[in-house]
RNA sequence: CCGUGGGAGAGAGUCGCGGGGGAUGGGGGAGUCCCCGCAGCGACCGCCGAAGGUGAAAGGGCUGCGAAGGCACCCCGAAUCUCUCAGGCAGAAGGACCGCGG
Numbered sequence: 001c002c003g004u005g006g007g008a009g010a011g012a013g014u015c016g017c018g019g020g021g022g023a024u025g026g027g028g029g030a031g032u033c034c035c036c037g038c039a040g041c042g043a044c045c046g047c048c049g050a051a052g053g054u055g056a057a058a059g060g061g062c063u064g065c066g067a068a069g070g071c072a073c074c075c076c077g078a079a080u081c082u083c084u085c086a087g088g089c090a091g092a093a094g095g096a097c098c099g100c101g102g
Base pairs, nucleotide, nucleotide: 001102002101003100004099005098006097011045013044014043015042016041017040018038019036020035021034022033023032024031046089047088048087052085053083055081059076060075061074063072064071065070
């Protein structure tokens, strides 16, 4: 990397535009009223951490200072920790990580 099995959390949130259906009507349009989260788009509130990304301990390295113990700047530094930028909050999908086969 490929195949395969397992794999958590948190809103089927609210509003507006838009869309669909029904009533009103002799038929159609407009208008009005009611219903449906619905093709989508935008705004707002709440929440989750396990794509990706951020931060960092022990420890290590460079340089400088010091007689020395050592000190200072900078750099490196893992995760399921941390942040929540990204992503996500019915199911499906995705999914860090783990097992098996190649």
The RNA shown here (Glycine riboswitch aptamer) has 102 nucleotides and comes from uncultured Rubrobacter sp. NCBI's taxonomy places the organism under Bacteria, Rubrobacteria, Rubrobacterales, Rubrobacteraceae, Rubrobacter.